[in-house]
RNA sequence: UGCAAGUCGAGGGGCAGCGAGAGUAGCAAUACUUGUCGGCGACCGGCGUAAGGGUGCGUAACACGUGAGCAACAUACCCCUAUCCGGAGGAUAACCGGAGGAAACUCUGACUAAUACUCCAUAGCAUCAUCAGACGGCAUCGUCUGCUGAUUAAAGAUUUAUCGGAGAGGGAUUGGCUCGCGGGACAUUAGCUAGUUGGUCAGGUAACGGCUGACCAAGGCGACGAUGUCUAGGGGUUCUGAGAGGAAGGUCCCCCACACUGGAACUGAGACACGGUCCAGACUCCUACGGGAGGCAGCAGUGAGGAAUAUUGGACAAUGGUCGGAAGACUGAUCCAGCCAUGCCGCGUGAAGGUUACAGUCCUAUGGAUUUUAAACUUCUUUUGUAUGGAAGCAAUAAGGUGUACGUGUACACCGAUGAGAGUCCCAUACGAAUAAGCAUCGGCUAACUCCGUGCCAGCAGCCGCGGUAAUACGGAGGAUGCAAGCGUUAUCCGGAUUUAUUGGGUUUAAAGGGUGCGUAGGCGGAUAUGUAAGUCAGCGGUGAAACUCACAGGCUCAACCUGUGCCGUGCCGUUGAAACUGUGUAUCUGGAAUGCGGAUGCUGUGGGAGGAAUGUGUAGUGUAGCGGUGAAAUGCAUAGAUAUUACACAGAACACCGAUUGCGAAGGCAUCUCACAAAGCCGUUAUUGACGCUGAGGCACGAAAGUGUGGGGAUCAAACAGGAUUAGAUACCCUGGCAGUCCACUACUGUAAACUAUGAUAACUCGCUGCCAGCGAUAGACUGUUGGUGGCCCAGCGAAAGCGAUAAGUUAUCCACCUGGGGAGUACGACCGCAAGGUUGAAACUCAAAGGAAUUGACGGGGGCCCGCACAAGCGGAGGAACAUGUGGUUUAAUUCGAUGAUACGCGAGGAACCUUACCCGGGCUCGAACGGCAGAUGUCGUAUACAGAGACGUAUACUCUCUUCGGAGCGUCUGUCGAGGUGCUGCAUGGUUGUCGUCAGCUCGUGCCGUGAGGUGUCGGCUUAAGUGCCAUAACGAGCGCAACCCUUGUCGAUAGUUGCCAUCGGGUCGAGCCGGGGACUCUAAAGAGACUGCCGGGGAUAACUCGGAGGAAGGUGGGGAUGACGUCAAAUCAUCAUGCCCCUUAUGUCCUGGGCUACACACGUGCUACAAUGGCCUGUAACAGAGGGAAGCGAAGUCGUAAGGCGGAGCAAAACUCAGAAACCAGGUCCCAGUUCGGAUUGUGGGCUGCAACUCGCCCACAUGAAGUCGGAGUUGCUAGUAAUCGCGAAUCAGCAUGUCGCGGUGAAUACGUUCCCGGGCCUUGUACACACCGCCCGUCACACCAUGGAAGUUGGGGGGACCCGAAGCCGGUGACCUAACCUU
Repeated sequence: UGCAAGUCGAGGGGCAGCGAGAGUAGCAAUACUUGUCGGCGACCGGCGUAAGGGUGCGUAACACGUGAGCAACAUACCCCUAUCCGGAGGAUAACCGGAGGAAACUCUGACUAAUACUCCAUAGCAUCAUCAGACGGCAUCGUCUGCUGAUUAAAGAUUUAUCGGAGAGGGAUUGGCUCGCGGGACAUUAGCUAGUUGGUCAGGUAACGGCUGACCAAGGCGACGAUGUCUAGGGGUUCUGAGAGGAAGGUCCCCCACACUGGAACUGAGACACGGUCCAGACUCCUACGGGAGGCAGCAGUGAGGAAUAUUGGACAAUGGUCGGAAGACUGAUCCAGCCAUGCCGCGUGAAGGUUACAGUCCUAUGGAUUUUAAACUUCUUUUGUAUGGAAGCAAUAAGGUGUACGUGUACACCGAUGAGAGUCCCAUACGAAUAAGCAUCGGCUAACUCCGUGCCAGCAGCCGCGGUAAUACGGAGGAUGCAAGCGUUAUCCGGAUUUAUUGGGUUUAAAGGGUGCGUAGGCGGAUAUGUAAGUCAGCGGUGAAACUCACAGGCUCAACCUGUGCCGUGCCGUUGAAACUGUGUAUCUGGAAUGCGGAUGCUGUGGGAGGAAUGUGUAGUGUAGCGGUGAAAUGCAUAGAUAUUACACAGAACACCGAUUGCGAAGGCAUCUCACAAAGCCGUUAUUGACGCUGAGGCACGAAAGUGUGGGGAUCAAACAGGAUUAGAUACCCUGGCAGUCCACUACUGUAAACUAUGAUAACUCGCUGCCAGCGAUAGACUGUUGGUGGCCCAGCGAAAGCGAUAAGUUAUCCACCUGGGGAGUACGACCGCAAGGUUGAAACUCAAAGGAAUUGACGGGGGCCCGCACAAGCGGAGGAACAUGUGGUUUAAUUCGAUGAUACGCGAGGAACCUUACCCGGGCUCGAACGGCAGAUGUCGUAUACAGAGACGUAUACUCUCUUCGGAGCGUCUGUCGAGGUGCUGCAUGGUUGUCGUCAGCUCGUGCCGUGAGGUGUCGGCUUAAGUGCCAUAACGAGCGCAACCCUUGUCGAUAGUUGCCAUCGGGUCGAGCCGGGGACUCUAAAGAGACUGCCGGGGAUAACUCGGAGGAAGGUGGGGAUGACGUCAAAUCAUCAUGCCCCUUAUGUCCUGGGCUACACACGUGCUACAAUGGCCUGUAACAGAGGGAAGCGAAGUCGUAAGGCGGAGCAAAACUCAGAAACCAGGUCCCAGUUCGGAUUGUGGGCUGCAACUCGCCCACAUGAAGUCGGAGUUGCUAGUAAUCGCGAAUCAGCAUGUCGCGGUGAAUACGUUCCCGGGCCUUGUACACACCGCCCGUCACACCAUGGAAGUUGGGGGGACCCGAAGCCGGUGACCUAACCUU
């Protein structure tokens, strides 16, 4: 903005506009007149507008659902029945005239009609009143009949077919009212109510009723939840679920409520009325500013809001509605079309054949896998699509006509106009694979896996979780999987969830038993008989709308969809029966319960009296210097006489021994003795009552300690407080004091505890063994029975397990209380209680993914037991102080290469950095490269020598110049190209191998069996023993493995064998001397095989065993000493720089060659050593005192000789039991030094030499002379060692040109101590606790800092909701009063 409610001229007066006719004027065109006709705007009147359509604000209500009731009601239009329709009258709109206003609209004058309005008549059925009678029911009562009286009606139109009108009765339909039952939350809402509840009388209504009024009474509702607050339309149904349930109420149907917000009535059969009226308000619009108009939660459409929701379409052809006699009109109801993959259903995007192929991708890469019969290609089909042609059903009938039937105005049959959708569905023909595939996922749940990129980044994520350089989890790719015109995400509901448990859970320890009793309501309740029929069960009847769901059929080609029939709707109402059970009535019983009588019992309660010990105080005496207290002290007390002790006196509180797994009590609790009062349970007793019982929400009472009030009391002890200690501190633990309190009364208050058996009460049932308490029966001092109580162990059973187990946590029954993840929090707010402290009741926001129980294995403990180790102790010697050496840190540097970092790095890798090594730095070179392999091509070189430049690498130049050959070529080189190279670059947290450490500690496991739901346990624990999980015994374990031990090497003793290079007793020779020679195997020795030691023997102990102690013999005795040998594992221990190796990185460099430098720096710190500080010593001289094990050819190097010496010359001998290094040193003897910074000590420095080596400047070692530093035994604390050990003394070797205080070996001399296991450290076994498991270097608590997301508070600021009281008060309705107007009818 348009449309959605009109219609009737067959109710009326009429005629604005249209058409027709007629008339007038005019030649005509045309103009004018005429309600005459078709019709008809506006008007009067009738019916409709209360239906249909929309929405869900309000409503927790008789609103809805269901079932009843109205004897308390209405119902237009429709149907049936019988009856009536006679007369009279006055107005009014329209139209016409006038007026006001911008408009909306209004006012006024005159005329007129009706099925509009009024009056009269008639009315037996209606209504009312009196009376009489009959019948019936449901309490009030209802119905019918009769007499009399009173009151009320009407409308016409007309084509004569009919349509209407009036009162009355009946029907149908629709509505109104009432009641039973049903369906939300909150009790941190517990009391609500004044017309409130009832009555009487009246009013009002269609009707009942406090609906309203007057009067009277004081009721009514409520724990079975009133009142209040919050939320919400209800149902049929929908989703889910096995069901019971839970959630929802969109489309369709029924009911309700609403129509801009609030209020109100009018009209009408019906409304308090979506497209009516009035008032108030908000908003929008118009305006001439005076005033007006409006209500899409109708259909479209617009704006706004939002994650999000459509066309300002066609038609009344069908169905339905209103009006009409009908034709017909109207109908955004409805039927159609449009938009949207929003949902459901169906169909297609092709079908068959077709390769060990290609490209692509991937991998464990000479090869294979996959995409993949997929494609191409061949053959075929044509749903769909496009084109052409044909072409529906939906239509039944109206007017009218024909026919049939009869009850004569109706029905039926046939004919008969009408199609928005739509030329649509459908059918036929032609063409041609032609027109048609996406989305998500691929770590597990959950179907589907690889590569690349990224590197706790980017990101993913439903839960667990993934990502920190090899990501099937992120992103991409390839491949795969799932679904498919859809797919995935998000939101919500149910399920899984037995996780609110009626079906169908729990409460010892996981959340959960009230602190205890009495008891109200309620719930539940013994036995027998009989009645009843409320519950219960059964039959029948009514209802439970349709749609929907389900089943079976049918119709669209199928399906979705539609139609029919059936079932269902588990409910409610009525009726007829049954009588077991529950209820209820009656009668009875004794078993439950209670009472009586008798008996014994107790730390049971309340009140009174009495007692002794202890403590403190007072007085007096004795007595003297301390007492007291502690881990040790101090504060404190004491010469003014304490403590101690004696005597007397006083005070208050508590009651030793007995005393106990004892007893009593409802619980809290109760202990000297005694009296009084009171109560209780128990036993015995068939004496009494006769179910009187159990439990128990609220309620009432009791209720430890602490605390509070008032008044007493106050000895002890003792919060607070004070002082002294301890301590880093010590507002604590310990000590000295000490006020409240501890005690009593007010039977004052509080009302809580781990008030615990963490286990509610009552009743019944269910294997055994063994104590104690109180009784009884029986008895022989025996055995044993029974009741009540109190303990221990255990069967079945239960339990997650631990455990419980007749005193149940077993099996049952009844009742009560309580629980529903952790934190927030037993907090806040509110309420109640309290004098207060506080108690009871008791949340939420927010936050976490856990919190928790029981048990298991470890680990840990300033837990326990047992045991071991140079672990401590007992000893000896060191380091830590000094100087130097060496390593490390730090610092420095161009570089000071790298690694190792508590024990388990730091004289470590390195067993030897001047160059080299060398990995680092500076500089100079090379790029198939310093070394090596393959291929192709070219070439004959290569190499040697010399010269030049250069720091050298290297470059340039010159000279000489390959080998073999079957002549094909091969070998060896060089150059070019190429495939490999090379890397001490990264990652030891990707790895192999190797190594350290716990630890040479005695442990670590397995098979079978057994135990446990399981993790797991047992074995492997226990007793004795051992160095040992070594062995023995015991044993639900029996065996076995890796470790231990032994086997191996070496050393210690012996004999036999062998006898050179070793040896020399005997014999001989020989020398100054010497195994020097002949010779010998005796001895030593050498080196191969043996013997020997096994707790074998004796004795003691022990379980007779294992074993242990002592002894004998023996070289050696209980593993003889030493070595090698290192279980399962731990430390993401160490090493990518020994080596190997995955991935990554560099490739004219992070590779490689060379010169020089650096690894050797130096304020400093640490580790490991050497030398000292001296007299147990230094120095000198002498005895050339006495070893072992090793090395030696680019080597060891003798004798001799030179040098003070390092060393030089020299060169014999020796590849070594032969020669050599090589003199061992400490030791011993003598001398000297005389306690000093020295005749100690040797650093540092100077000078001069020697050696190695291309080369000793940075940067080697040694010698001589000179110099002669620190240092006088080392703080805290710390280290090694148990016997041929420590200590001390020297010797050798590896590496190596040279360089050792280091390392690895060798021998010489050669001690002290060990009571013992309390303590420190480490370890083993058993056990215990655990909130630890990255395992105590664990875990974890609080404060602070910052912020303000959530919650709370907050000066304030702002916006709402509600209750009560009061003021002003519109429209409207009712009543009253007054005034005014007025046609009908009456009177005058």
The RNA shown here (small-subunit ribosomal RNA) has 1388 nucleotides and comes from an uncultured bacterium. The prediction has a mean pLDDT of 81. It matches the Rfam family "Bacterial small subunit ribosomal RNA". Rfam links the family to the GO terms ribosome and structural constituent of ribosome.